Model confidence (mean pLDDT): 80 of 100. The part of an RNA shown here (large-subunit ribosomal RNA, domain VI) has 285 nucleotides and comes from a Candidatus Aenigmatarchaeota archaeon.
[in-house]
Context: one part of a larger RNA
This record gives sequence, C1' cells and structure tokens, in this order.
RNA sequence: UGUGGAUUACCUGAGGGGAAGAUACUUUUAGUACGAAAGGAACAGGGUGUCGUGGCCUCUGGUCUAUCGGUUGUUUUUGCAUUGCCGAGUAGCUAUGCCAUAGAGGAUAAACGCUGAAGGCAUCUAAGCGUGAAACCUUCCCUAAAAAGAGGUAAUCAUUCUCCAAACUGGUAGGUAACUAUCGGUGAGGAGAGGAGGGCCCCAUAGACGAUGGGGUUAAUGGAAUUGGGGUGUAAGUAUCAAGGCAACGAGAUAUUCAGCCCACAAUACCCAAUACCCGACAGG
Repeated sequence: UGUGGAUUACCUGAGGGGAAGAUACUUUUAGUACGAAAGGAACAGGGUGUCGUGGCCUCUGGUCUAUCGGUUGUUUUUGCAUUGCCGAGUAGCUAUGCCAUAGAGGAUAAACGCUGAAGGCAUCUAAGCGUGAAACCUUCCCUAAAAAGAGGUAAUCAUUCUCCAAACUGGUAGGUAACUAUCGGUGAGGAGAGGAGGGCCCCAUAGACGAUGGGGUUAAUGGAAUUGGGGUGUAAGUAUCAAGGCAACGAGAUAUUCAGCCCACAAUACCCAAUACCCGACAGG
C1' cells in the first nucleotide's frame, strides 16, 4: 500500500517452526513365574541422577565504571593516572543456584494373525477383518488474515448540515424576433462545521526505529521533597587524651555519632511537568 466507510477490542487457524526431550541406575513386582537343583526373569508402577531445552532471581554465589569508605602521585579544589589502586556493595543482569520438562489417541512399516476361495484340501489375500515401531498425523509450545477464497464476532462513530458554483433544464415580465431581466429544479466540483478514534504530551514491567504497556488535572505517570527500607561504616567541627619534645608541634585514640554521605526500591503528598493544539471516514442504498 492492498484487503469497497473509518476506528477500537476480542477471536478462528489454512500454513510455517520445535528434539523438547533423551538416557542411565535403583526399588516394588520377586527370590515369584520357570527349573530336579544350581540358578533366575518380564509386563506394569515408584524414586534418583546425567545431558539437553524453556523460564526465574526467594536462597547460594558471581558481577554491579549507581553508591560508600580507605589511600598514593600531581594538584588550591576539581580533574587525571585501567573505575588510579584497594575494601565493601542494593536494584538489575546472571550460573555453578531454583522451578518445569509426559503419556495417550489415530492411521501404518516389516512382521504376526482370523475368516476364506480361485484350486471340494491347504493357504494372512484375491473380496473382507484384526494386532503391530523412538519413524508419520493429532494432543503440547511458538508463530500465523498478504490465507488475492485477503476470514469471523462485538462495539463506537459516520453515511449529516451550511455556503459558493460549472453544465443542463422549467417558468414569469418585456420585445415581431434575436435577446434582456428575474424566480426556481437537478446539482459535477470546491470551501467550512461536526466527528468515533488517533496524533500530541508525561513515562516504563517495553524498546534499534516503529511497535507494546501505563498515565494525561474526575490525575500519583515522571521530577523534586518527606518518610520507610537498603548500602557504606561512625563525617566535619569541637572537647579530652596521646609516644615524644626545652618549646613549637604532634601520627593517632575516645566522645559528640547505628553518625555523615548515598540509592536503580516502596509509600505519602498535587510543589513542578503531563497545558495547549492538530489530523481524521463522510462510499453505497
């Protein structure tokens, strides 16, 4: 863009993809069937492990260039030096951590059968009927109306009004007539109003861009603030003490102080910003 009005929401599922499972041990069956004994199963059920797959972050760890603390060089500070180096570390992201990971049905292959002729018998086959595999088709997961046979359901709105007007056409008045003036009808086309919804704006559980999801004053969507929770680990200043030292000075310690600083989390609360505005179907009967 198309899908014969526009939009929103929910579906169907032709078709496409998947390996989403694979495997081992153990136990019950059972010291049973079988067998003189020695020995010694299976169908079916339960549990555990390994590999793979999908998801998650409560726990255990990792990371955490948010953040906090210590500290070196240069330096007024900042900055820079691999984040300068070192010690911790929430959210997030993660595995080595946690959770889930089947069986069943259908139609069959080889094969095994039933009935049964040709061919009085026999024969699984010629007609007919039945079993039968991790393979095939469903059940399961993902996707999928562009599936041109372009699907379905529901709802909302629209299919309306006003103005201008080409062209065609019916009257009236005047005129002998050509024609002039004037009142209508249909109305191509153009402009405007209305209008579901969308854009727009504030955002994140979403994100390459679109899209998705939430909110837009009838508001807690984001920012700032406060409180809670969390990280670091006890700020600055002041006071006292302090190895020493004639003195000046003095690393450091204690108290004020579970301090100070900070947060990706939550709540409270309209202080700030979500204001304003634009686009938008109008086909057919």

Notes
Its Rfam family is "Archaeal large subunit ribosomal RNA". On this family, see Yusupov et al., Science 2001: "Crystal structure of the ribosome at 5.5 A resolution". Its Rfam clan is "LSU clan". The RNAcentral record of the full RNA draws on ENA.